[in-house]
Molecule: Bacterial RNase P class A
Organism: Simonsiella muelleri ATCC 29453
């Protein structure tokens, strides 16, 4: 130098002016009986790494819950971490890479079922035979030795056979010797495998100059199924609290004239009126943002996490705010995209800059 893993920061940047939406403050203004509310000034604060999908997992409400089962769905090596998760950590198997590293729903296929297109005989329970090899034993109305028994030889009928060829992704361990009419784990031996014994390691699992077993009947479970844990519904438009109007009920008052016009006294007028009480409609408060919160440092820990100490407050709407302009600067018409109770995760989307770490290859020294 070149080409790659991995982890991580940033998310145009800086002043002006104008404005949006919460708070906080005023000896300000208007209103109100008053708490407040409107307005106005000044001060301070306002979107994201995903706020996105709403796919998992909790917190938090209401409402349900003796216990047991059945459906349904999820999930599935192995220890840990969490408040919790199907998530992260780390390790162990497999797969891919020269490696850094990167992916994996990674229980059961010997309970059942079911499925493997074309090919091909044959696509699964001790199987099957298209060319093929044999034809020891049977067989022959084949020949020969010598009729008979015996025996050579021939035939590929009966039957054996699974090495070899072809089929296909996949055809019932592999390689070699023996055996054998050909052949076969049908005997052996080494590999490979199953199991069981020891080591190691918490486990997953991994080794072994141990022992055993000729070797068990393919793939398929993101078919169906079994096993084995796990899950009660529903969401903040959840809930909870004030509370006009309106319709109810109970008491009291009223045509012996109430209430009302109207502070009173008169006159007018001619049927309800007052309280309480439950109910909760408009309408308002809350619920809502101090939190399994952030940011630095120490320890424990390989690590995810945990903890202690200092230190920080950082949008809360209710049609729902971030924007417009100017001017500079530059990697230049600046990406993906904007909360809506709040958390932890997962995913997808994404112009670009930019940092540490590793890994390989070339070169110099």
């Nucleotide at each position: 130098c070149a080409g790659g893993g991995c982890a991580g920061a940033c998310a145009a940047a800086c002043a002006g002016u104008c404005g949006c939406u919460g708070c906080g403050u005023a000896u300000u203004g208007c209103u109100u009986c008053a708490c407040g509310g409107c307005a106005u000034a000044c001060g301070g604060a306002g979107a994201g790494g995903a706020a996105a999908g709403u796919c998992c997992g909790a917190g938090c409400u209401a409402c349900a819950c003796a216990g047991a089962g059945c459906a349904a769905a999820a999930u599935g090596c192995c220890a840990g971490u969490u408040a919790a998760c199907g998530g992260c950590u780390g390790g162990g198997c497999g797969u891919g890479g020269u490696a850094a590293c990167a992916c994996g729903a990674c229980g059961g296929a010997a309970a059942g079922u079911g499925g493997c297109g074309c090919a091909g005989a044959a696509a699964g329970c001790u199987a099957a035979a298209c060319c093929g090899c044999c034809g020891a034993u049977g067989g022959c109305u084949g020949c020969c030795c010598c009729c008979a028994a015996g025996g050579g030889c021939g035939c590929a009928c009966a039957g054996g056979c699974a090495a070899g060829g072809g089929u296909g992704a996949a055809a019932a361990g592999g390689u070699g010797c023996g055996g054998u009419a050909a052949g076969a784990g049908c005997g052996c031996a080494c590999c490979g495998c199953g199991c069981a014994u020891c080591u190691g390691g918490u486990a997953a699992c991994a080794g072994a100059u141990u022992g055993u077993g000729g070797c068990a009947g393919g793939c398929u479970a993101a078919a169906c199924c079994c096993c084995a844990u796990u899950u009660g519904u529903a969401g903040c438009a959840a809930g909870a609290c004030c509370a006009a109007a309106c319709a109810g009920a109970a008491c009291a008052c009223a045509u012996u004239g109430a209430g009302g016009c109207u502070g009173c006294u008169c006159g007018c007028g001619g049927a309800g009126u007052g309280u309480u009480c439950g109910g909760g409609u408009a309408g308002g408060u809350u619920g809502c943002u101090u939190g399994a919160g952030c940011g630095c440092a120490g320890c424990a820990g390989c690590g995810a996490u945990g903890u202690u100490g200092c230190g920080c407050c950082u949008a809360g709407a209710g049609g729902a705010a971030u924007g417009a302009c100017u001017g500079u600067u530059c990697a230049a018409u600046g990406a993906c995209a904007a909360a809506a109770c709040u958390c932890g995760g997962c995913u997808u989307a994404u112009c670009g800059u930019u940092u540490g770490c590793c890994c390989u290859g070339c070169g110099c020294u």